[in-house]
RNA sequence: GGGCGCGUAGCUCAGCUUGGAAGAGCAUCUGACCUGCACUCAGAGGGCCACGGGUUCAAAUCCCGUCGCGUCCA
Numbered sequence: 001g002g003g004c005g006c007g008u009a010g011c012u013c014a015g016c017u018u019g020g021a022a023g024a025g026c027a028u029c030u031g032a033c034c035u036g037c038a039c040u041c042a043g044a045g046g047g048c049c050a051c052g053g054g055u056u057c058a059a060a061u062c063c064c065g066u067c068g069c070g071u072c073c074a
Stems, first nucleotide, its partner, number of pairs: 001073007010026004020057001028044005050066005
């Protein structure tokens, strides 16, 4: 330098194929339970979906560019 893949909650990821209300588990906080802790149960908070632009009534999703990471080739 080139090819491919990935970037979504504090962490691990789904959702992208086929555009239409942003989710799960763990973690955190609150309550219940317990003499107390843990377990268990119920609930809550937390995201400008890497960045910029385009298409569209509507973009995490499609298109273009940039950045970062991984991998392969040179």